[in-house]
RNA sequence: GGGGCUGUAGCUCAUUUGGGAGAGCGUUCGGUUCGCAUCCGAGAGGUAGUGAGUUCGAAUCUCAUCAGCUCCA
Numbered sequence: 001g002g003g004g005c006u007g008u009a010g011c012u013c014a015u016u017u018g019g020g021a022g023a024g025c026g027u028u029c030g031g032u033u034c035g036c037a038u039c040c041g042a043g044a045g046g047u048a049g050u051g052a053g054u055u056c057g058a059a060u061c062u063c064a065u066c067a068g069c070u071c072c073a
Stems, first nucleotide, its partner, number of pairs: 001072007010025004019056001027043005049065005
């Protein structure tokens, strides 16, 4: 220098043809207990790496760019 893969909640990851953004763990509150843990119920938390385009509509398609991993030279 060129090619490929990945980037979504604090962490690990789903979201299979473009139409409601979710799970587990964690966290907050409440219940249970003498108290803690476990268990049960409820809540908060993300404009999907960044920017632009296509579309009535984009995490999803296209382009550029950034970061990480990897292959070739």
Predicted 3D model of a 73-nucleotide RNA (transfer RNA) from a Chloroflexota bacterium. The coordinates come from a structure-prediction model, not an experiment, and the mean pLDDT is 82. Rfam family: tRNA. Rfam classes the family as a transfer RNA. NCBI's taxonomy places the organism under Bacteria, Bacillati, Chloroflexota.